RNA sequence: AAUGAUCUUCAGGGCAAGGUGACCCCGCUAUGAACGGGGAAUUCCUGAUCGGCGGUGUGAGCCCGCGACUUUUCCUGUCUAUGCAGGGAAACUGACACGGUCAGCCGUAUAGGCAAUCCGUGGCCGACCGUAUAGUCGGGAUGGAAGAAGAUUGAU
Numbered sequence: 001a002a003u004g005a006u007c008u009u010c011a012g013g014g015c016a017a018g019g020u021g022a023c024c025c026c027g028c029u030a031u032g033a034a035c036g037g038g039g040a041a042u043u044c045c046u047g048a049u050c051g052g053c054g055g056u057g058u059g060a061g062c063c064c065g066c067g068a069c070u071u072u073u074c075c076u077g078u079c080u081a082u083g084c085a086g087g088g089a090a091a092c093u094g095a096c097a098c099g100g101u102c103a104g105c106c107g108u109a110u111a112g113g114c115a116a117u118c119c120g121u122g123g124c125c126g127a128c129c130g131u132a133u134a135g136u137c138g139g140g141a142u143g144g145a146a147g148a149a150g151a152u153u154g155a156u
Base pairs, nucleotide, nucleotide: 004153005152006151007150008149009148010147015047017046018045019044023039024038025037026036027035048136049135050126051125052066053065054064055063061124062123070091071090072089073088074087075086076085077084078083096122097121098120099119100118104114105113106112128139129138130137
């Protein structure tokens, strides 16, 4: 200075405790209303609780990117076709302030300046489908993946 290939494994967490009761069922009854009884949102309200991966002068859900989801298009496979599955490309893709401290950095300098992902306080965000309205329940998903660790082999 260069540093390829193959394979294996791993790779997302979270509603404690309460309130309300749309709606449903039963009784009564003229099949109505009212009344009585029961069920009924982990989604509404109070409150609780969770935080993938790489980077970044320090340890980041909200600083910079990535992944997954979703949409469009092209190609391939199966098929008469639709559809389905896989791959490429593009698009889309949430949220932060104030104060304190200073490892370190710039500087000839003991001048001056930069400096958090840490600490304190307060705030904010979270795809799609189902369902009484969902970051947390169920589902696609015993899926996929950013990436992490290792083994074998090749080459310089």
The RNA shown here (FMN riboswitch aptamer (RFN element)) has 156 nucleotides and comes from a Kiritimatiellia bacterium. The model forms 97% of the base pairs in the Rfam consensus. The sequence was found by an Rfam model in a public genome assembly. Model confidence (mean pLDDT): 81 of 100.